[in-house]
Context: one part of a larger RNA
RNA sequence: UGACGGGGGCCCGCACAAGCAGCGGAGCGUGUGGUUUAAUUCGAUGUUACACGAAGAACCUUACCAGGGUUUGACAUGCAGGUGGUAGCGAACCGAAAGGGGAGUGACUCUUCGGAGAGCCUGCACAGGUGUUGCAUGGCUGUCGUCAGCUCGUGUCGUGAGAUGUUCGGUUAAGCCCGCUAACGAGCGCAACCCUCGCUGUGUGUUACAAGUGUCACACGGGACUGCCGGUAUCAAGCCGGAGGAAGGUGGGGAUGACGUCAAGUCAGCAUGACCUUUAUGUCCUGGGCUACACACACGCUACGAUGGUCGGUACAAUGGGUCGCUAAGCCGCGAGGUGGAGCCAAUCCUAAAAGCCGGCCUCAGUUCAGAUCGCAGGCUGCAACCCGCCUGCGUGAAGACGGAGUUGCUAGUAACCGCAGGUCAGCUAUACUGCGGUGAAUACGUUCCCGGGCCUUGUACA
Numbered sequence: 001u002g003a004c005g006g007g008g009g010c011c012c013g014c015a016c017a018a019g020c021a022g023c024g025g026a027g028c029g030u031g032u033g034g035u036u037u038a039a040u041u042c043g044a045u046g047u048u049a050c051a052c053g054a055a056g057a058a059c060c061u062u063a064c065c066a067g068g069g070u071u072u073g074a075c076a077u078g079c080a081g082g083u084g085g086u087a088g089c090g091a092a093c094c095g096a097a098a099g100g101g102g103a104g105u106g107a108c109u110c111u112u113c114g115g116a117g118a119g120c121c122u123g124c125a126c127a128g129g130u131g132u133u134g135c136a137u138g139g140c141u142g143u144c145g146u147c148a149g150c151u152c153g154u155g156u157c158g159u160g161a162g163a164u165g166u167u168c169g170g171u172u173a174a175g176c177c178c179g180c181u182a183a184c185g186a187g188c189g190c191a192a193c194c195c196u197c198g199c200u201g202u203g204u205g206u207u208a209c210a211a212g213u214g215u216c217a218c219a220c221g222g223g224a225c226u227g228c229c230g231g232u233a234u235c236a237a238g239c240c241g242g243a244g245g246a247a248g249g250u251g252g253g254g255a256u257g258a259c260g261u262c263a264a265g266u267c268a269g270c271a272u273g274a275c276c277u278u279u280a281u282g283u284c285c286u287g288g289g290c291u292a293c294a295c296a297c298a299c300g301c302u303a304c305g306a307u308g309g310u311c312g313g314u315a316c317a318a319u320g321g322g323u324c325g326c327u328a329a330g331c332c333g334c335g336a337g338g339u340g341g342a343g344c345c346a347a348u349c350c351u352a353a354a355a356g357c358c359g360g361c362c363u364c365a366g367u368u369c370a371g372a373u374c375g376c377a378g379g380c381u382g383c384a385a386c387c388c389g390c391c392u393g394c395g396u397g398a399a400g401a402c403g404g405a406g407u408u409g410c411u412a413g414u415a416a417c418c419g420c421a422g423g424u425c426a427g428c429u430a431u432a433c434u435g436c437g438g439u440g441a442a443u444a445c446g447u448u449c450c451c452g453g454g455c456c457u458u459g460u461a462c463a
Base pairs, nucleotide, nucleotide: 001463002462003460004459005458007457008456009455010454011453012452013451015447016446019410020409021408022407023406026302027301028300029299030298031297032296033295034293035292042053043052064288065287066286067285068284069283070282073126077125078124079123080122081121082120083119088105089104093100094099108117109116110115128277129276131275132274133273137271138270139266140265141264142262144260149188150187151186152185153184154183155164156163157162168179169178170177194254195253196252197251199222200221201220202219203218204217205216209212225248228242229241230240231239232238304403308362309361310360311359312358313357314356320351321350322349325344326343330339331338332337369400374395375394376393377392378391379390380389416439417438418437419436420435421434422433
């Protein structure tokens, strides 16, 4: 000087407390461990792994396993030689396919008409590797943490390591600001500048709408600054209250992550050193596996019911997506769906709510709750749904009576409840993720305690 302390002081954070909804018990979905397996590919492992890489494993993907092929190779460049019925296409036949086989058919560019190029074949250099090392690396990322810190120049002090500044008194979300001050300044961070939502003006307006601009869309402006008033304060920074205002003291949200820490993560996204491999650790194909199942954990979904279930009627969104696409009306089917083909390259057409409201039934029961599981019959995608897809109808109707110790999220248009859209994608195991709107709370006395963090100080046999 740091680090640490079941030392002290001050302060902060959904950290506790006060509340609301959960998880932990049940069934199922997904991930992981373990076990099993020919293989169950690999990575991620306290916080910071475990609906994580994976924004989609039937084949492909695919890296794993079994079997069958292939060896200048599935792909690139160079050199040498060869090649005119050459390259390409390719029947019979063998085969699960890959591949082998080869009847037949049959080209291109330049040209001095000799040939050259491209292609193909052979050979040599080499290709290839999701093989190892993230403790050789780049790049990117997580975390402390959007915490308020981390430093420098000159000066001063100290023999020196170093200190000072950055401490102290106030104040702030903030090393933000004020005052004091052997310090005076500066940099990276904070804040602001950026995007978005809320109010408003002007302009423009198609495909929007009430048909000439009120809504709406787009663009450019205005508006908020403790600016005004009162109180308080060192009459400083500021704090408290009020007015006006759509908005008030950072207006809400986002993007933005200092010096560094964890030899944190990633050689399997990519790049890359070294090592290893080269008739195999490369490559092609068929089938299987990644989907196994005594069990354990994690993240979720659905419930256990009457603020409910079910039947009938009826109302209101926003973000988005669409030409190998979205697909209307009509018709067929109980339905999934089929048929049909209008419109739309989309503010034009299509895709479109649920909770809610009104009325009927159910009356506390393992039930008209709950829906697992299983049987049968169908539909769709796709070369192909056995392993191993989704959906529909009928039947079946399990556990489950609100969950031990413990534990999670959330402070406002938030939690909770309700649906909708998108990406990936032929299809989908999405209950996931990313967004969008609808309905819309409760509580915060306070900082003693738990966790994490910041500043000052103190102790230390630690560095």

Record summary:
The part of an RNA shown here (small-subunit ribosomal RNA, 3' major domain) has 463 nucleotides and comes from a metagenome. Its mean pLDDT, the model's own confidence on a scale to 100, is 81. It matches the Rfam family "Bacterial small subunit ribosomal RNA". Gene Ontology terms of the family: structural constituent of ribosome and ribosome.